This is a predicted structure of a 480-nucleotide part of an RNA (small-subunit ribosomal RNA, 3' major domain) from an uncultured Nitrospirota bacterium.

Context: one part of a larger RNA
RNA sequence: UGACGGGGGCCCGCACAAGCGGUGGAGCAUGUGGUUUAAUUCGACGCUACGCGAAGAACCUUACCUGGGCUUGACAUGCUAGUGGUAAGAACCCGAAAGGGAGAUGACCUAGGGGUAACUCUGGGAGCUAGUACAGGUGCUGCAUGGCUGUCGUCAGCUCGUGCCGUGAGGUGUUGGGUUAAGUCCCGCAACGAGCGCAACCCUUAUCCUCUGUUGGUCGGAAACGACCCCUCUGAGGAAACUGCCAGCGACAAGCUGGAGGAAGGUGGGGAUGACGUCAAGUCAUCAUGGCCCUUAUGUCCAGGGCGACACACGUGCUACAAUGGCCGCUACAGAGGGUAGCAAAGCCGUGAGGCAGAGCCAAUCCCUAAAAGCGGUCUCAGUUGGGAUCGGAGUCUGCAACUCGACUCCGUGAACGCGGAAUCGCUAGUAAUCGCGGAUCAGCCAUGCCGCGGUGAAUACGUUCCCGGGCCUUGUACA
Numbered sequence: 001u002g003a004c005g006g007g008g009g010c011c012c013g014c015a016c017a018a019g020c021g022g023u024g025g026a027g028c029a030u031g032u033g034g035u036u037u038a039a040u041u042c043g044a045c046g047c048u049a050c051g052c053g054a055a056g057a058a059c060c061u062u063a064c065c066u067g068g069g070c071u072u073g074a075c076a077u078g079c080u081a082g083u084g085g086u087a088a089g090a091a092c093c094c095g096a097a098a099g100g101g102a103g104a105u106g107a108c109c110u111a112g113g114g115g116u117a118a119c120u121c122u123g124g125g126a127g128c129u130a131g132u133a134c135a136g137g138u139g140c141u142g143c144a145u146g147g148c149u150g151u152c153g154u155c156a157g158c159u160c161g162u163g164c165c166g167u168g169a170g171g172u173g174u175u176g177g178g179u180u181a182a183g184u185c186c187c188g189c190a191a192c193g194a195g196c197g198c199a200a201c202c203c204u205u206a207u208c209c210u211c212u213g214u215u216g217g218u219c220g221g222a223a224a225c226g227a228c229c230c231c232u233c234u235g236a237g238g239a240a241a242c243u244g245c246c247a248g249c250g251a252c253a254a255g256c257u258g259g260a261g262g263a264a265g266g267u268g269g270g271g272a273u274g275a276c277g278u279c280a281a282g283u284c285a286u287c288a289u290g291g292c293c294c295u296u297a298u299g300u301c302c303a304g305g306g307c308g309a310c311a312c313a314c315g316u317g318c319u320a321c322a323a324u325g326g327c328c329g330c331u332a333c334a335g336a337g338g339g340u341a342g343c344a345a346a347g348c349c350g351u352g353a354g355g356c357a358g359a360g361c362c363a364a365u366c367c368c369u370a371a372a373a374g375c376g377g378u379c380u381c382a383g384u385u386g387g388g389a390u391c392g393g394a395g396u397c398u399g400c401a402a403c404u405c406g407a408c409u410c411c412g413u414g415a416a417c418g419c420g421g422a423a424u425c426g427c428u429a430g431u432a433a434u435c436g437c438g439g440a441u442c443a444g445c446c447a448u449g450c451c452g453c454g455g456u457g458a459a460u461a462c463g464u465u466c467c468c469g470g471g472c473c474u475u476g477u478a479c480a
Base pairs, nucleotide, nucleotide: 001480002479003477004476005475007474008473009472010471011470012469013468015464016463019427020426021425022424023423026319027318028317029316030315031314032313033312034310035309042053043052064305065304066303067302068301069300070299073134077133078132079131080130081129082128083127088105092101093100094099108125109124110123111122112121113120114119136294137293139292140291141290145288146287147283148282149281150279152277157196158195159194160193161192162191163172164171165170176187177186178185202271203270204269205268207239208238209237210236211235213233216229217228218227219226220225242265245259246258247257248256249255308446321420325379326378327377328376329375330374337368338367339366342361343360347356348355349354386417391412392411393410394409395408396407397406433456434455435454436453437452438451439450
């Protein structure tokens, strides 16, 4: 000087408390451990691994296993030599394919010569063959590395120049009194300044004004269409919030408390933004890369299998256990996205998944497109009209192909489960809870995941003693 303390002081954070909903019990989905296996590819392991890399494992992907092939190679560049019946290549044979044979037919570019032309001769190139340098490796090392990322933590800290103090390590500044979300600001001070961080500048949302006016809006009309741009809205510019005003408190400061006006008030809400560093944290399997290793194989191609196994154990979720509910009928109201190898309306067929057909739309134009809520009826506390697992049968769709191993539909079957031990998680407001909708990936989909969007819409916070994490000052130390 740090680090640590079941030392002290001050202060924060859904850290506790107050409250709401869960997890832990059940069934299923998914990830992991373990076990099994020819293989169940690899990585990730307290917080910071475990719906993680994977925003799509039937083939492909694929890195794994079994079997069958290839060897200058699936891919790049160079050198040497050869090669017009050359390159390419229809039949045909072996084969699961890959691959290996076989082979009718049979070119292209360019320089020169011959020929009126069709064409022909010679050389070179491309291509091919042989050889040689080399290719190739998701093989090892993240403890050789770059880059990128997680975490402490959006915590308020981390430093420098000059000066001053100290033999020195170093200190001071950065401590102190107040204040703040903040090393934020004020005051004081052997310090005076400065940098990286904080804040602001950026995006979005909430109010208004101006402009814009179609594909949007309003009005008329059955429609075609016409008129208009006040409003909603679209998307460009601007205004607006600054403790600016008032009162009190305070050192006349910084600021704090209350009030006015205002759409919004003291950082208005949300996002992007992550200092010096820590964990030899993670990644050699995104990529790049040193070293090491393989080279008829640790490379490469193919078929089939595996990554989907199942006595178990754990994490994350979904659906429930019901009446604030289930079922049936009627009936409203979004936002944000996506759409041409696409989204698909009306109509018809089918109980249905879906099929036929195809208007419109390269989209403010057309389509995908709501549910909970509301109204009415029924069920009456039961393993039930709760719950839907599991299994049997019949189908639909995608795709070369759904056996291993897809999703969905219909009929039948109807399991556990009656609110969950110890323990444990999230959340402070348009939040939690609850309801549906969209998108990426994608032929399809194991999505209950992820990322977004809107609808309905709470309860509670006395307080900081305690648990966890953190900041500043101080103290002890046999630790560095």